This is a predicted structure of a 482-nucleotide part of an RNA (small-subunit ribosomal RNA, 3' major domain) from an uncultured prokaryote. Model confidence (mean pLDDT): 84 of 100. RNAcentral holds the full RNA, with entries from ENA.
[in-house]
Context: one part of a larger RNA
RNA sequence: UGACGGGGGCCCGCACAAGCGGUGGAGUAUGUGGUUUAAUUCGACGCAACGCGCAGAACCUUACCCAGCCUUGACAUCCCAGGAAUCCGUACGAAAGUAUGGGGUGUCCCCUCACGGGGAAACCUGGUGACAGGUGCUGCAUGGCUGUCGUCAGCUCGUGUCGUGAGAUGUUCGGUUAAGUCCGGCAACGAGCGCAACCCCUGUCGUUAGUUGCCAUCAAUUCGGUUGGGCACUCUAGCGAGACUCCCGGUGUUAAGCCGGCGGAAGAUGGGGAUGACGUCAAGUCCUCAUGGCCCUUAUGGUUGGGGCUACACACGUACUACAAUGGUGGCUACAAAGGGCUGCAAUAUCGCGAGAUGGAGCCAAUCCCAAAAAGGUCACCUCAGUUCGGAUUGGAGUCUGCAAUUCGACUCCAUGAAGCCGGAAUCGCUAGUAAUCGCGGAUCAGCAUGCCGCGGUGAAUACGUUCCCGGGCCUUGUACA
Repeated sequence: UGACGGGGGCCCGCACAAGCGGUGGAGUAUGUGGUUUAAUUCGACGCAACGCGCAGAACCUUACCCAGCCUUGACAUCCCAGGAAUCCGUACGAAAGUAUGGGGUGUCCCCUCACGGGGAAACCUGGUGACAGGUGCUGCAUGGCUGUCGUCAGCUCGUGUCGUGAGAUGUUCGGUUAAGUCCGGCAACGAGCGCAACCCCUGUCGUUAGUUGCCAUCAAUUCGGUUGGGCACUCUAGCGAGACUCCCGGUGUUAAGCCGGCGGAAGAUGGGGAUGACGUCAAGUCCUCAUGGCCCUUAUGGUUGGGGCUACACACGUACUACAAUGGUGGCUACAAAGGGCUGCAAUAUCGCGAGAUGGAGCCAAUCCCAAAAAGGUCACCUCAGUUCGGAUUGGAGUCUGCAAUUCGACUCCAUGAAGCCGGAAUCGCUAGUAAUCGCGGAUCAGCAUGCCGCGGUGAAUACGUUCCCGGGCCUUGUACA
């Protein structure tokens, strides 16, 4: 100087408390451990691994296993020989491929009357070796990227001063703040990286613009903003205004600030996002990529078919659905936002109980489509029961995607109707348009979502307080630790 303390003081955080809803019990989905297996590819392991890499394993992916094949190789550069490229077959084969037959003579340049000949580029086949190739090892050799403490308020430097020196001071102290934020004081005076602001979205208004919106106003109307017409409003998206403790009162040291109020759409950082200092964990990643070293080179490389990653006595994590009446079922009826669409989204119509099929208007989309929002409202039934709760499981019949749904897809219909009556010890999230609850969209994607990323609808309760648990910041103290 740090680190640590079941030392002290001050302060903060959904840290506790106060509340609301869960997890832990059930069934299922998914990840992991374990076990099994020819293989169940590999990585990730307290917080910070475990719906994680994987924004989507039937083949492919794929790295694993079994079998069939290849050895200058699937891919790159160079050299030699032959052939245009390319197209169509035949035999064997599970395919990869191996063997073989036929058609075919192009493009550019040169010589030539022409026939024909030579060369070049691309591509194909064969050969030679330099080489290719490796998701093989080492993240404890590395770059890059990422997680975490933590959006915590800290981390440092120059000069000066003090100290023999390590170092200290500044950065401590008194107030204050979300903040090393600001003020005052002080052997310090300044500065940098962080904080804040500058950026984006959202909340109010103005303006510019009207193939969206409006009967606001006028007319027509097939009653649909549908047509004429118009940009007032809504909206869209560019520019601007607006909030700064500005004003008033109190308090404070006349300060920084704090408390209350006026005005205002908004008030003290308005709400949300992006933004992550010096560093810590030899944290994670050699399987994104790059890369040193080591290793393989007729195989640890390449290729094809099949299987596996989907196994199942069991254990754990994360979710979904429930156990019901604030509910379930049936009919009628209302209101979103944000997205996606040409190998695409697909309306009206017809067929089917349905998944879906037929067919194809319109739309490269503020114009058409996906598209039905759901919870909600209303009417009726159910009357506390393992039930009209719950839907697992299983049997049968189908639909769709795809070369192909057996291992191993999703969905539909009929039948079947399991566990489950609110969950032990323990444990998680959340402070407001939040929790809870309800549906909608997107990426990946042929197909496949209870996961992930977004969107809106309905919309709470509670916070006395900081004694205690956890994490963190500052000062101080002890130390046989570095």